[in-house]
RNA sequence: UUCUUAUCAAGAGUGGCUGAGGGACAGGCCCGACGACGCCACGGCAACCACGCGACGGUCACCAUUCGCGGUUAGGUGCCAAUUCCUGCCUUCGCCGGACACGCGAGGGGGAGAUAAAGA
Numbered sequence: 001u002u003c004u005u006a007u008c009a010a011g012a013g014u015g016g017c018u019g020a021g022g023g024a025c026a027g028g029c030c031c032g033a034c035g036a037c038g039c040c041a042c043g044g045c046a047a048c049c050a051c052g053c054g055a056c057g058g059u060c061a062c063c064a065u066u067c068g069c070g071g072u073u074a075g076g077u078g079c080c081a082a083u084u085c086c087u088g089c090c091u092u093c094g095c096c097g098g099a100c101a102c103g104c105g106a107g108g109g110g111g112a113g114a115u116a117a118a119g120a
Base pairs, nucleotide, nucleotide: 001120002119004117005116006115007114008113013042014041015040016039017038021031022030023029025088026087027086028085043080044079045078048076049075050073051070052069053068054067055066057063058062084112089109090108091107092106093105094104095103
């Protein structure tokens, strides 16, 4: 970098340094000199991997897969403004009437993105 799978409505911030943009992209809407973003320190959240237990299975003191459960297990990652901040493409319903389109509102699917795990 890419592929596959899973998850994305919950949760969790203080101090120091720095100093102008930041929230992936576009539009919107927000955050930001009352110092954002980033970096460092400390703290915290969380069960994806790991760990423990159970069920199913087998070639059965054991083992691997899948599923479920656990937390005073925080080891590997990740995360700690706003639902992934909202929307983006398609579609259903309502406003809506003879029909269509736009718009607004509510929903479904998809795309994109993020994170983890496994592979190339």
A computed fold for a 120-nucleotide RNA from an Acidobacteriota bacterium, annotated as SAM riboswitch aptamer (S box leader). The sequence was found by an Rfam model in a public genome assembly.